[in-house]
Background
RNAcentral holds the full RNA, with entries from ENA, Greengenes and SILVA. The part of an RNA shown here (small-subunit ribosomal RNA, central domain) has 349 nucleotides and comes from an uncultured bacterium.
Context: one part of a larger RNA
RNA sequence: CUGGGUGUAAAGGGAGCGUAGACGGUGAGGCAAGUCCGAUGUGAAAACCCGGGGCUCAACCCCGGGAUUGCAUUGGAAACUGUUUGACUCGAGUACUGGAGGGGUAAGCGGAAUUCCUAGUGUAGCGGUGAAAUGCGUAGAUAUUAGGAGGAACACCGGUGGCGAAGGCGGCUUACUGGACAGUAACUGACGUUGAGGCUCGAAAGCGUGGGGAGCAAACAGGAUUAGAUACCCUGGUAGUCCACGCCGUAAACGAUGAAUACUAGGUGUUGGCGACCAAAGGUCGUCGGUGCCGCCGCAAACGCAUUAAGUAUUCCACCUGGGGAGUACGUACGCAAGUAUGAAACUC
Numbered sequence: 001c002u003g004g005g006u007g008u009a010a011a012g013g014g015a016g017c018g019u020a021g022a023c024g025g026u027g028a029g030g031c032a033a034g035u036c037c038g039a040u041g042u043g044a045a046a047a048c049c050c051g052g053g054g055c056u057c058a059a060c061c062c063c064g065g066g067a068u069u070g071c072a073u074u075g076g077a078a079a080c081u082g083u084u085u086g087a088c089u090c091g092a093g094u095a096c097u098g099g100a101g102g103g104g105u106a107a108g109c110g111g112a113a114u115u116c117c118u119a120g121u122g123u124a125g126c127g128g129u130g131a132a133a134u135g136c137g138u139a140g141a142u143a144u145u146a147g148g149a150g151g152a153a154c155a156c157c158g159g160u161g162g163c164g165a166a167g168g169c170g171g172c173u174u175a176c177u178g179g180a181c182a183g184u185a186a187c188u189g190a191c192g193u194u195g196a197g198g199c200u201c202g203a204a205a206g207c208g209u210g211g212g213g214a215g216c217a218a219a220c221a222g223g224a225u226u227a228g229a230u231a232c233c234c235u236g237g238u239a240g241u242c243c244a245c246g247c248c249g250u251a252a253a254c255g256a257u258g259a260a261u262a263c264u265a266g267g268u269g270u271u272g273g274c275g276a277c278c279a280a281a282g283g284u285c286g287u288c289g290g291u292g293c294c295g296c297c298g299c300a301a302a303c304g305c306a307u308u309a310a311g312u313a314u315u316c317c318a319c320c321u322g323g324g325g326a327g328u329a330c331g332u333a334c335g336c337a338a339g340u341a342u343g344a345a346a347c348u349c
Stems, first nucleotide, its partner, number of pairs: 003321004007303002012317001014201004021194003025088002028085004033081002035077008048066007091191001092188003095184004103177007110154001115149007125136002162169002206247006215241002220236004258316006266294013298305002322349003331342004
């Protein structure tokens, strides 16, 4: 390389949009590039295979045929691929009607709690722990009442519940706005699937500039513990956490499971629609979309998966190929930096 694979053994890109490319629904006509059939030319000889023959046999040599799976020209076939013409509606999309939702962005508002400040009451402790101490407190703390300031997060509802491509999204109101779903079957008429490069988004931490700073809290300081304790526990506490704009581009970015389509027993919850029926606050049945559990066939090394497949098939992309060295070195690209992406070899077992 081929092959075989990618939930857990090595291996699914963090996610989306989409270029080239690859692949692509139904029926009809044309063409004939691929495809198939025939003919002609060529495919040197020797060698090779088959049948004969000559050296006493054989090796060897000679003759005839085959083969030379190819190329070119030419005549045809039209199922499939391709191409072209015109058509279809089941794929895909549009339209209309309707309900669901923590989907996104911005602005405003609210209450509980922590902290701080001011004032009142009040007096000797408070706090903390396994036990303590550091710490706070007679300059009046803790507790309690009233008022005020400020920041951050939104108890209950809350749910293997909802929404989003993923990251993620949860107090309330308003404005703007994306998507999905159901029903109708009016419109377009294959407009589709995937997607190397590319572009965009992308938790937390981190970085830049300017704000903000209640609580929490890397670093740091102190108190304990301990043989030691650069920790676990305690008292403090700065970056940070928050906001705006810009960067970073990584995570056990996980369902450790790429996307799409079709098919393949059931049962039972739940969520969003629609329809039919009934003795109608409700119930039964059906159907489409999501989200769970259980379970056949089948698959699997087993665990398990099982219409939300890890089953049966097809299309496209990504990735793997013994462990260490190593996600390192070098080079290149990006970045303010931190670093990220790409990514070896020697050597060794």

Its mean pLDDT, the model's own confidence on a scale to 100, is 88.